[in-house]
Context: one part of a larger RNA
C1' cells in the first nucleotide's frame, strides 16, 4: 500500500410526511376614489428588533347581536391588569384615521419646506399653537369687458386712405359665488384609434406571420351587435349574439406557401321590441313687413281751425321667416298628415253632461319611486351510538360481547376510532346592514275603428359617379355589396336601394336619426367541492418574514432555505476544559431522537482485526 470483515466520521440522497402550490366545477361579487383611493412613509406595546393589527382615541374606542370561561396577536418570560355586573373571541353599524400619494394653498429631490385670510388661546411684544378656507377644468348664476367690425361728428389726405371722437351691441377674456361633476387606481375579458418583426414560402419582393404582439383612448359587469334600403329563389324566412353541422366545401392564391366563407339545417336564449326628425295643430319668444290707434318733435300751406309730409318711440291686429315648449306621428301587401263622412261602451228623443272599461310598468319601450311580506348574504345553534381483555411507552390494534345510522365525508386524539373531540345527515337562527330580473299594495303611464278625397310629409352636400385607398374568405380581378380621401353631384312615392360587372323582367326591402334584457367572454377577489395533479432540485419565483437577500446607474434580473419528541419531559447536579466540546447522572419507548436534532445511501476520510506483497 491492496483486499476482506467489523465499527465510526463526513455527506446528504432515498423513504415517509405536508402547513404550500396546480387544475377544474358550482355559487357569489365584479369596482375603489376630492366624504381624499390603490400603494406607501413614519409612528403605535410595561419590557418591543421584525411580522401582523392599528393611527396622536394608535395590537385599539363606542354601540347592536352571537358566544362562554378564560384572556392581554405571531411569541417564551416576568411584572401589571381584564373577566359570570359576561372579558378575550366572531359578525353588523359607527367614531378616530399623522404624513406622502390624482394630491388639489405655493414649492419640492414622495412621506419634506414655506405662505395668506378669518377665528380662538397665550404672551409685554416679537411671536407661538389650534381650527377652517385657499389647485385646475366643467356646469349654473352674477359682475366687468377689450381689439376688430357697425354707427355719430370732426380733422388731414399723395384721394388709396389715415387720425381723433361718439353710440349701440355685448363676443373673446377676466373676476365673484355655488357645486360629492371630473381627474387617479384596477388581473383578465370588451370597443375604438394606431400598428410591427423574427417566421413560413425550404432564398425573396406580392403573399404569410397578422390586424397578431405592442402603444394609446374609453366603457361595463359584461362589452359590442341589434329590430332589414336583410337574406333568398319562383318556395319562402323574418332583429342581434353564441354553439354544432354545412366544410376544409364554394372560392381565393408569385393558383406557390397558404388563406378560407355564406345560404341553409339543428340547438342555447327568448310570452322583445321600441322611440325620434318631418307634415299638421296649439302656445311663447324674436326679426322683418303691412294696417290701425293715440303721443312727441320738425316742417309745407292757410288769417285760423284744418289739411299734408318726415322722424322717433309705444300699443293692437295680421302675415312671412327663425327658435323654444306641448300635442301629433314613425311605415313598404307603403305609412302618416289635412278635409269630409259613418259607427262610437252605457245612460238620454238627440246633444251636452255624467258614469264605466282595458293594458302596461322601473332593463329599452315616458318616468320618480315608497311600504309590507318572502327569500338570500354577512356571526351562530341542536345534533345518535362501547365496554372489557391482551400486547404495548401510549390503543384507535387483538380477542370477546354490544349499540347508532336521514350521520360508515373528512380531520384530530401517544399505532389503524361510525359510537373520544371537531365535524357529518337532518333541522333551527339575525338586533343591524345589504341584495333580489320575487310577490302584493300604493303610485305612475298609455289606449277608438272604417271609408272617400287631397298630394302636404317621410332623414342632402346625402345616395351615386370618376380617381385613389381600406375592408369584405375574395391579392383589381368580369368585382358586386360596405367604409374613407379628392373632384363632381341626384330623385324625393308617377320615388328609391338590393338580388356578385352590366341591362331587362321578376322578387324583395325603405338608407342617409336613436335606444334595447337574455343566451356569450373573463376572474385581481370571496365561499364550497373535487382530482389515475405535485410532494421540498417537484409544485407558484416564493410551503420558511419572497418579489425578500443579493446583482444592476437604470429599465430590469432574482435566489437558497421544510421535518427532535406523543409531550420540552430541551438534560438539575458532579467531573475534564479558557472555551467549544465531552464523560457520568437524570428525562424519554428510543438520546447512534440532544437542538449542526426522523430515516441517514454513495463519493471521501478513519480505527480494529485478518490476509497478501
Nucleotide at each position: 500500500g491492496g483486499u476482506g470483515u467489523a465499527u465510526g466520521g463526513u455527506g446528504a440522497a432515498u423513504g415517509c410526511c405536508u402547513u404550500g402550490g396546480u387544475g377544474u366545477c358550482a355559487g357569489a361579487a365584479g369596482c375603489c376614489g376630492a366624504a381624499g383611493a390603490a400603494a406607501g412613509a413614519c409612528g403605535u406595546g410595561a419590557u418591543a428588533a421584525g411580522c401582523u393589527g392599528c393611527g396622536a382615541u394608535a395590537a385599539g374606542c363606542c354601540u347592536c347581536g352571537g358566544g362562554u370561561a378564560g384572556g392581554a396577536g405571531c411569541a417564551a418570560a416576568u411584572a401589571u391588569c381584564c373577566a359570570u355586573u359576561g372579558a378575550u373571541c366572531c359578525g353588523g353599524g359607527g367614531a378616530u384615521u399623522u404624513c406622502u400619494g390624482a394630491a388639489u394653498g405655493g414649492g419640492g429631490g414622495a412621506a419634506c419646506c414655506c405662505u395668506u385670510a378669518u377665528a380662538u388661546a397665550u404672551g409685554a411684544a416679537a411671536g407661538u399653537a389650534u381650527a377652517u378656507a385657499a389647485a385646475c377644468a366643467g356646469u349654473a348664476a352674477g359682475a366687468g369687458g377689450a381689439a376688430g367690425g357697425u354707427u355719430u361728428g370732426g380733422c388731414c389726405u399723395u384721394c388709396g386712405g389715415g387720425c381723433c371722437u361718439u353710440a349701440a351691441g355685448g363676443u373673446a377674456c377676466u373676476c365673484u359665488u355655488a357645486u360629492a361633476u371630473g381627474a387617479g387606481g384596477c388581473a383578465a375579458c370588451c370597443u375604438a384609434g394606431g400598428g410591427a418583426a423574427g417566421u413560413g414560402a425550404a432564398a425573396c419582393a406580392u403573399c404569410u406571420c397578422a390586424g397578431u404582439a405592442c402603444c394609446u383612448a374609453g366603457a361595463g359587469g359584461a362589452a359590442a351587435a341589434g329590430a332589414a334600403a336583410u337574406c333568398a329563389a319562383a318556395a319562402g324566412a323574418g332583429a342581434u349574439u353564441c354553439c354544432c353541422a354545412a366544410a376544409g366545401u364554394a372560392g381565393u392564391g408569385g393558383c406557390g406557401a397558404g388563406c378560407g366563407a355564406a345560404a341553409u339545417g339543428g340547438g342555447a336564449g327568448a310570452u322583445a321590441g321600441u322611440c325620434c326628425a318631418a307634415a299638421c295643430c296649439g302656445u311663447c319668444c324674436u326679426c322683418c313687413g303691412c294696417a290701425c290707434u293715440g303721443u312727441g318733435c320738425c316742417u309745407g300751406u292757410u288769417a285760423a281751425g284744418g289739411c299734408g309730409g318726415g322722424c322717433a318711440g309705444a300699443g293692437u291686429g295680421c302675415g312671412u321667416g327663425g327658435g323654444g315648449c306641448g300635442g301629433g306621428g314613425u311605415u313598404g301587401u307603403a305609412g302618416g298628415g289635412c278635409u269630409c263622412g259613418u259607427c262610437c261602451g252605457g245612460u238620454u228623443u238627440a246633444g251636452a253632461g255624467c258614469c264605466g272599461g282595458g293594458a302596461a310598468g322601473u332593463u329599452a319601450c315616458c318616468a320618480a319611486g315608497u311600504a309590507u311580506c318572502a327569500c338570500a348574504u354577512u356571526a351562530g345553534c341542536u345534533g345518535a351510538a362501547u365496554a372489557a381483555u391482551c400486547u404495548g411507552g401510549a390503543a384507535a390494534g387483538u380477542u370477546u360481547a354490544a349499540c347508532c345510522a336521514a350521520a360508515g365525508c373528512a380531520g384530530g386524539u401517544g399505532a389503524c376510532a361510525g359510537u373520544c373531540c371537531u365535524u357529518u345527515a337532518a333541522g333551527c337562527g339575525a338586533a343591524a346592514a345589504u341584495g333580489u330580473a320575487g310577490a302584493u299594495a300604493c303610485c305612475u303611464u298609455c289606449c277608438g275603428a272604417c271609408g272617400a278625397g287631397u298630394a302636404c310629409c317621410u332623414g342632402a352636400g346625402u345616395a351615386c359617379u370618376a380617381c385613389u385607398g381600406g375592408g369584405c374568405a375574395c391579392g383589381u380581378g368580369c368585382a358586386a355589396u360596405c367604409c374613407g380621401g379628392u373632384a363632381g353631384g341626384a330623385a324625393c312615392c308617377u320615388g328609391g336601394g338590393g338580388a356578385g360587372a352590366c341591362c331587362a323582367c321578376u322578387c324583395u326591402c325603405c338608407a342617409a336619426g336613436a335606444c334595447u334584457a337574455a343566451a356569450u367572454a373573463c376572474u385581481c377577489u370571496c365561499u364550497g367541492g373535487c382530482a389515475a395533479c405535485c410532494g421540498a432540485u417537484a409544485g407558484u419565483g416564493a410551503a420558511c418574514c419572497a418579489g425578500u437577500a443579493c446583482c444592476g446607474c437604470g429599465a430590469g434580473g432574482g435566489a437558497a432555505a421544510g421535518g427532535c419528541g406523543a409531550a420540552a419531559a430541551g438534560a438539575a447536579c458532579c467531573c475534564c476544559u479558557a472555551a467549544c466540546g465531552g464523560g457520568g447522572a437524570g428525562u424519554g419507548a428510543a438520546a447512534u431522537a440532544g437542538a449542526a436534532c426522523c430515516u441517514g445511501a454513495a463519493a471521501c476520510c478513519g480505527u480494529a482485526c485478518a490476509u497478501c506483497u
The part of an RNA shown here (large-subunit ribosomal RNA, domain I) has 613 nucleotides and comes from Candidatus Proelusimicrobium volucris.
The source organism's lineage runs through Bacteria, Pseudomonadati, Elusimicrobiota, Elusimicrobiaceae and Candidatus Proelusimicrobium.
It matches the Rfam family "Bacterial large subunit ribosomal RNA".
Model confidence (mean pLDDT): 82 of 100.